[in-house]
C1' cells in the first nucleotide's frame, strides 16, 4: 500500500416511541440498538432517489404531467479523510 480478523482501544446507531422545526420529503435534542471498518466529512457546480408551500409551462381554470427549488436523502454508489495491524 492493498486488504480486514470471533484481534485491542474505541467509536457511530437504523426501526420505533417522545418532544420540537417544516407544506412535505427530512432535520434536530431524549430514548433505543437493527446494523455498520469509514455509518466521518462532502448535496447547482459526479450519477441516483425523494419532497411540492410557492412559480412556469401542457392540461378543461380539474386531475395529472414536465420544469423549478443554492428543497431534502451521505445508514444507495461515488469522491474525499482517517484508528489498529492477524492471515494473504
Nucleotide at each position: 500500500a492493498c486488504c480486514g480478523a470471533u484481534a485491542a482501544c474505541g467509536g457511530c446507531a437504523a426501526a420505533c416511541c417522545u418532544g420540537u422545526u417544516g407544506a412535505a420529503a427530512a432535520g434536530c435534542a431524549g430514548g433505543g440498538a437493527c446494523g455498520c471498518a469509514a455509518a466521518g466529512c462532502u448535496a447547482a457546480a459526479g450519477g441516483g432517489c425523494c419532497u411540492u408551500c410557492c412559480c412556469u409551462u401542457c392540461g378543461a381554470c380539474a386531475a395529472g404531467a414536465a420544469g423549478a427549488a443554492u428543497g431534502g436523502c451521505a445508514g444507495c454508489c461515488a469522491g474525499u479523510u482517517u484508528c489498529c495491524g492477524a492471515a494473504g
This is a predicted structure of an 88-nucleotide RNA (c-di-GMP-I-GGC riboswitch aptamer) from a Paenibacillaceae bacterium.
Its mean pLDDT, the model's own confidence on a scale to 100, is 87.
Rfam family: c-di-GMP-I-GGC riboswitch aptamer. Gene Ontology term of the family: cyclic-di-GMP binding.
Of the family's consensus pairs, 95% are formed in the model.
The sequence was found by an Rfam model in a public genome assembly.